[in-house]
């Protein structure tokens, strides 16, 4: 100077959860706190997840008929037609925007005594 390791040695970093603030949210930031980490330093380049908004294939609601069950009108399930309302429900997919580097890959730098 590389590349392994993290036994040693000094040392960092901070999971969950609390509390605050910030933000539609995902999430961050500042405290506490350690479940880990040998880049768990740092960078949204590739991927994956996650959230917000549009667009939407299906369901699903409203109508109408048969059928079954309880039942005084009623209610309910279950199958068929309609295509009504697009405000209120979900949501294959796509598409812009965020966010997550303690998802996983890559860039980049960086501490140590032995090998």
């Nucleotide at each position: 100077a590389c590349g392994a390791g993290g036994c040693a040695a000094a040392g960092c970093c901070a999971u969950a959860c609390c509390c605050a603030c910030u933000g539609c949210a995902a999430a961050g930031u500042g405290g506490g706190g350690a479940c880990g980490g040998a880049a768990a330093g740092u960078c949204a380049c590739g991927g994956g997840u996650c959230c917000u908004g549009a667009c939407a294939a299906u369901c699903g609601c409203c109508g109408g008929a048969g059928a079954g069950u309880g039942a005084u009108u009623c209610a309910u399930u279950c199958u068929c037609c309609u295509u009504g309302a697009g405000a209120a429900g979900a949501g294959c997919g796509c598409c812009a925007g965020g966010a997550u580097u303690g998802c996983c890959g890559g860039g980049c730098u960086a501490c140590c005594g032995c090998c």
Background: The RNA shown here (c-di-GMP-I riboswitch aptamer) has 115 nucleotides and comes from a Gammaproteobacteria bacterium. Taxonomically the source falls in Gammaproteobacteria (Bacteria, Pseudomonadati, Pseudomonadota).